[in-house]
RNA sequence: CGGAGUGUAGCUCAGCCUGGUAGAGUGCUUGCUUCGGGAGCAAGAGGCCCGGGGUUCGAAUCCCCGCACUCCGACCA
Repeated sequence: CGGAGUGUAGCUCAGCCUGGUAGAGUGCUUGCUUCGGGAGCAAGAGGCCCGGGGUUCGAAUCCCCGCACUCCGACCA
C1' cells in the first nucleotide's frame, strides 16, 4: 500500500441477508430457601447498537466517508 472480516448490556454473542417495540447466556442487585455459604427458584437494574453524513414515513439493519482491532497478500530486510 491492496483485499477481507469484526465493532450491539460489565463479559461472550444473537438480531443485519428480507428496514417496523433491541434480545440470550453469564455477571450484578433484591427477595425466597439455608444455622451460614454454595446450588436452586423468583423479580429487577443495565445498551439512543464504534463516530459522522445520506436514503426512507421509519435505520443496529441499506448507501457513503472515517476510527479501532483481527486476518491474508504485497513491499522492505
About this RNA: This is a predicted structure of a 77-nucleotide RNA (transfer RNA) from an Alphaproteobacteria bacterium. It matches the Rfam family "tRNA". From the family's description: Transfer RNA (tRNA) molecules are approximately 80 nucleotides in length.